[in-house]
Context: one part of a larger RNA
Molecule: small-subunit ribosomal RNA, 3' major domain
Organism: uncultured bacterium
RNA sequence: UGACGGGGGCCCGCACAAGCGGUGGAGCAUGUGGUUUAAUUCGACGCACCGCGAAGAACCUUACCAGGCCUUGACAUGUCUAUCAUAUUUCCCAGAGAUGGGAGAGUCGGUUCGGCCGGAUAGAACACAGGUGCUGCAUGGCUGUCGUCAGCUCGUGUCGUGAGAUGUUGGGUUAAGUCCCGCAACGAGCGCAACCCUCCUCAUUAGUUGCCAUCAUUCAGUUGGGCACUCUAAUGAUACUGCCGGUGACAAGCCGGAGGAAGGCGGGGAUGACGUCAAGUCCUCAUGGCCCUUACGGCCUGGGCUACACACGUGCUACAAUGGCGGUGACAAUGGGAAGCAAAACAGCAAUGUCGAGCCAAUCCCCAAAAACCGUCUCAGUUCGGAUUGUACUCUGCAACUCGAGUACAUGAAGUUGGAAUCGCUAGUAAUCGUGGAUCAGCAUGCCACGGUGAAUACGUUCCCGGGCCUUGUACA
Numbered sequence: 001u002g003a004c005g006g007g008g009g010c011c012c013g014c015a016c017a018a019g020c021g022g023u024g025g026a027g028c029a030u031g032u033g034g035u036u037u038a039a040u041u042c043g044a045c046g047c048a049c050c051g052c053g054a055a056g057a058a059c060c061u062u063a064c065c066a067g068g069c070c071u072u073g074a075c076a077u078g079u080c081u082a083u084c085a086u087a088u089u090u091c092c093c094a095g096a097g098a099u100g101g102g103a104g105a106g107u108c109g110g111u112u113c114g115g116c117c118g119g120a121u122a123g124a125a126c127a128c129a130g131g132u133g134c135u136g137c138a139u140g141g142c143u144g145u146c147g148u149c150a151g152c153u154c155g156u157g158u159c160g161u162g163a164g165a166u167g168u169u170g171g172g173u174u175a176a177g178u179c180c181c182g183c184a185a186c187g188a189g190c191g192c193a194a195c196c197c198u199c200c201u202c203a204u205u206a207g208u209u210g211c212c213a214u215c216a217u218u219c220a221g222u223u224g225g226g227c228a229c230u231c232u233a234a235u236g237a238u239a240c241u242g243c244c245g246g247u248g249a250c251a252a253g254c255c256g257g258a259g260g261a262a263g264g265c266g267g268g269g270a271u272g273a274c275g276u277c278a279a280g281u282c283c284u285c286a287u288g289g290c291c292c293u294u295a296c297g298g299c300c301u302g303g304g305c306u307a308c309a310c311a312c313g314u315g316c317u318a319c320a321a322u323g324g325c326g327g328u329g330a331c332a333a334u335g336g337g338a339a340g341c342a343a344a345a346c347a348g349c350a351a352u353g354u355c356g357a358g359c360c361a362a363u364c365c366c367c368a369a370a371a372a373c374c375g376u377c378u379c380a381g382u383u384c385g386g387a388u389u390g391u392a393c394u395c396u397g398c399a400a401c402u403c404g405a406g407u408a409c410a411u412g413a414a415g416u417u418g419g420a421a422u423c424g425c426u427a428g429u430a431a432u433c434g435u436g437g438a439u440c441a442g443c444a445u446g447c448c449a450c451g452g453u454g455a456a457u458a459c460g461u462u463c464c465c466g467g468g469c470c471u472u473g474u475a476c477a
Base pairs, nucleotide, nucleotide: 001477002476003474004473005472007471008470009469010468011467012466013465015461016460019425020424021423022422023421026317027316028315029314030313031312032311033310034308035307042053043052064303065302066301067300068299069298070297073128077127078126079125080123081122082121083120084119088105089104090103091102092101093100094099108118109117110116130292131291133290134289135288139286140285141281142280143279144277146275151190152189153188154187155186156185157166158165159164170181171180172179196269197268198267199266201237202236203235204234205233206232207231210227211226215224216223240263243257244256245255246254247253319418323377324376325375326374327373335366336365337364340359341358345354346353347352384415389410390409391408392407393406394405395404431453432452433451434450435449436448437447
């Protein structure tokens, strides 16, 4: 000087407390461990692994296993030889296919007319290719974490023999090393804040969206008409403790009030200091070293990654009456669409099919809902719950056996609110309800986004956990 203390002081944070809803019990989905297996590819392991890499394993993917094949190779550059009847494309035979054999169509460009140049294919040998093989403890890049915590440092000066100190400590204050005052310090840098995006208010500009606001028409903003309102999207305005009162060291600030759409950082996002964990990633990519080279490389068929006594994590659905079922049927926002989204009509109980208007999208299409209302059920393992299983189908796709999703009928399991323990959340939040998107042929209870309805509680900082500053002890570095 740090680190540590079941030392002290001050202060924060859904850290506790006050509340609301969960997990832990059940069934299922999904990930992991374990076990099994020819293989169940690999990585990730306290917080900071475990719906994680994977924004989508039937084949492919695919890295794993079994079998069948190839050896200058699926891919790159160079040398040599042959062909130009090349490239490309259609078909037949054998085979599980890779591949092997055969038939047909097709008939390279330039040129100084020299197989001279370029291009393509085939073959040979060699340099080489190739490796998701090892090392993340050789590395770059990227990322997690403490933590959006308020810290981390430097120059000059001064003090100390020196390691170092001071500044950065102290008194107040703040979300903040934020600001004020004081002070052997005076300044500065990286962080904080601000500058950026978005929401909330208004104005201007602009109207192929919107409007009976006004006029006519139909009564579908449909049409004429108009841009007032809504909206859209560009430019601006607005909030600064600016004003008033109180308080405070006359300061920084704090408390209350006015005006205002908004008040004291207005809400949300992006933004992550010096560093820590030899944290993660050699399987995104790049890369040193090592290793393989008729195989640890490459191609294919089938299987596996989907196994299943069990254990754990994360979720979905429930156990019902604030409900189930039937009927009626209002109101969103984000977003996507051409090998696409698909209306209407018809067929089907339905999944869906047939036909196909419209739309390259503020205009068309998918959405169109969940809640409320009416009727019924009347507290039951039920008209709750939907697992499991049988039969018949639908769709995608060469192909749904291993191993997809959906529909109909039948079947109707566990489950009556969950032990010890443990998690999230302070407001348009929790809870609850649906909708869209990426990936994607098909496949979501996951992920990312969007809106609808919409609470309770916070006395407070004694205690648990994490963190910041000062101080103290130390046999630790």